[in-house]
RNA sequence: GAAGGAGUGCUGGUAAUCGCUGGCGCCUUUUUUUGGCGCGAGAGGAAAGUCCGGGCUCCACAGGGCAAGGGUGGUCGCUAACGGCGACCGGGGGUGACCCCAGGGAAAGUGCCACAGAAAACAAACCGCUGCCAGUAAAGGCAGUAAGGGUGAAACGGCGAGGUAAGAGCUCACCAGUUCCCCGGGUGACCGGGGAAGCUUGGCAAACCCCACCCGGAGCAAGACCAAUAGAGGGGCUAUAAGGGCUGCCCGUCCCGCCCCUGGGUAGGUCGCUUGAGGUAACAGGCAACUGUUACCCUAGAUGAAUGAUUACCGCCCGGCUCACAGGAAUGCGAUCCGGGCAACAGGACCCGGCUUAUGCGCUGCUUCAACC
Numbered sequence: 001g002a003a004g005g006a007g008u009g010c011u012g013g014u015a016a017u018c019g020c021u022g023g024c025g026c027c028u029u030u031u032u033u034u035g036g037c038g039c040g041a042g043a044g045g046a047a048a049g050u051c052c053g054g055g056c057u058c059c060a061c062a063g064g065g066c067a068a069g070g071g072u073g074g075u076c077g078c079u080a081a082c083g084g085c086g087a088c089c090g091g092g093g094g095u096g097a098c099c100c101c102a103g104g105g106a107a108a109g110u111g112c113c114a115c116a117g118a119a120a121a122c123a124a125a126c127c128g129c130u131g132c133c134a135g136u137a138a139a140g141g142c143a144g145u146a147a148g149g150g151u152g153a154a155a156c157g158g159c160g161a162g163g164u165a166a167g168a169g170c171u172c173a174c175c176a177g178u179u180c181c182c183c184g185g186g187u188g189a190c191c192g193g194g195g196a197a198g199c200u201u202g203g204c205a206a207a208c209c210c211c212a213c214c215c216g217g218a219g220c221a222a223g224a225c226c227a228a229u230a231g232a233g234g235g236g237c238u239a240u241a242a243g244g245g246c247u248g249c250c251c252g253u254c255c256c257g258c259c260c261c262u263g264g265g266u267a268g269g270u271c272g273c274u275u276g277a278g279g280u281a282a283c284a285g286g287c288a289a290c291u292g293u294u295a296c297c298c299u300a301g302a303u304g305a306a307u308g309a310u311u312a313c314c315g316c317c318c319g320g321c322u323c324a325c326a327g328g329a330a331u332g333c334g335a336u337c338c339g340g341g342c343a344a345c346a347g348g349a350c351c352c353g354g355c356u357u358a359u360g361c362g363c364u365g366c367u368u369c370a371a372c373c
Base pairs, nucleotide, nucleotide: 001369002368003367004366006364007363008362009361010360012314013313014312015311016310017309018308020042021041023039024038025037026036027035044345048356049355051354052353053352054351055350056219057218058217059216069215070214071213072212073211074088075087076086077085078084089103090101091100092099093098104210105209109208110207111204112203113202126149127148128145129144130143131142132141133140157175158174160172161171162170176200177199178197179196180195181194182193183192184191185190223271224270225269226268232262233261234260235259236258237257243255244254245253246252278297279296280295281294282293283292284291285290315342316341317340318339319338320337322335323334325332326331
């Protein structure tokens, strides 16, 4: 220098001016409102997707179990909990730093395995090989054979010897695997060593299924409270004023009207609402995730939903010239000046822990290769 791999940090600061949304105080106002002034506060690392887990609220439920449905799946730990995180084990990839794995069971059962191929799994004979029959011969028929050829992602252990008509774990030695037993190590997954059995049983469970473990449902539009207008029920009322029904008229009565009370409850409002598994620092324990103690801090709470713009200075980062220092050099470090940038993704809506996705810049180790000193 090139290529790569891991970890980590930040998302500018201050001041002024003009704006926006809440809060507090003062003034105006009889009060509420409105208005004015002042002070102070005002988005993120992902606020996102709403994928997983929990708090909280309501409903159901004595407690427990079973079934259905859904989820998870190496071990040990962390945690309020998790499908998250840490460490380790096993397998796989990479020269390497390092990365990836739904990582229980295919010897309980069912099912599937494209194309090609004879056959894709109680087996199976296309070519070939061997024996027999038949035949002058070629062609043919029957039987044996999975050693060879061919097909395929995958063909029923590998290799050598014996054996045989030809062959075959048919037999044997070695190697690989499986199952079982013993010894040693580890909390454990598992690892190391030894032995036995010809046991050789293809793959797929993110196919059904089996095993183990976990899960009641809905969600802040949860839920609680106050409560206009209209309507419902009850009581009262007069000028008996106007109108209507019961009979054409009178009386009476009911509706209607006015007032009061009651309960439900819409609009609207208040609470829930932000002090919480909270943050920062130091120390201690632990490889780590994480936990404990002490001190300090309070950091949006809006409801069609505010947090923006301009200017100046400072700060930070990048690039370049020159100079100084160190060095044999490559180079490193510092200073002045000049130029550029502060961009990207993106906006809370009950809260918290994760995961995933989007995205700009910087820093620190590490790996491989090449070149130079």
Notes:
This is a predicted structure of a 373-nucleotide RNA (Bacterial RNase P class A) from a Desulfomonilia bacterium. Its Rfam family is "Bacterial RNase P class A". By type it is a ribozyme. The gene name in the source record is rnpB. The organism belongs to Desulfomonilia, within Bacteria. The model forms 97% of the base pairs in the Rfam consensus.